Predicted 3D model of a 75-nucleotide RNA (transfer RNA) from Halobacteriales archaeon QS_8_69_26.
Its Rfam family is "tRNA". Gene Ontology term of the family: triplet codon-amino acid adaptor activity.
Model confidence (mean pLDDT): 81 of 100.
RNA sequence: GGGUUGGUGGUCUAGCCCGGUUAUGACACCUCCUUCACACGGAGGAAGCCGGCGGUUCGAAUCCGCCCCAACCCA
Numbered sequence: 001g002g003g004u005u006g007g008u009g010g011u012c013u014a015g016c017c018c019g020g021u022u023a024u025g026a027c028a029c030c031u032c033c034u035u036c037a038c039a040c041g042g043a044g045g046a047a048g049c050c051g052g053c054g055g056u057u058c059g060a061a062u063c064c065g066c067c068c069c070a071a072c073c074c075a
Stems, first nucleotide, its partner, number of pairs: 001074007010027003020058001029045005051067005
């Protein structure tokens, strides 16, 4: 330098193929219940510029272009 895959709450991750939901789940966090207390368990809640900038579209996490980052392969 070229190619492939990936980037989504604090962490991991589904959704992307085939555009339209209140963006999915688990762990962690907060509140309440339970306990003498803690843990476990139960109920509820908060937490996302969906890597960045543009484009297409009535509408983009999803499609297109460029760039950044990470891993792997080729040279």